[in-house]
């Protein structure tokens, strides 16, 4: 500079046009045990990197820009 691949709760990820944006750790709280640990059930937590565009609808498609990987010179 150019290609490519990634950004989604505190952490790892999944989701390729329409249902409420889910899984697993993590936090909370209950059950249970003498107790703690596991195991159950239940809750909080997310303006999906940021602005615009497309559409009736956009996490998701197009554009621009940020940031982290990675290959090229």
């Nucleotide at each position: 500079u150019g290609c490519g691949g990634g950004g989604u709760g505190a952490c790892g990820c999944a989701g390729u046009g329409g249902u409420c944006a889910g899984c697993g750790u993590g936090g909370g709280a209950g059950u249970u045990u003498c107790a703690u640990a596991a195991g159950c059930u239940c809750c909080a937590a997310g303006u999906c990197g940021u602005g615009g565009g497309u559409u009736c609808g956009a996490a998701u498609c197009c554009c621009a820009c940020c940031c982290c990987c990675g290959c090229a010179a």
The RNA shown here (transfer RNA) has 73 nucleotides and comes from a Bacteroidales bacterium.
The organism belongs to Bacteroidales, within Bacteria.
It matches the Rfam family "tRNA".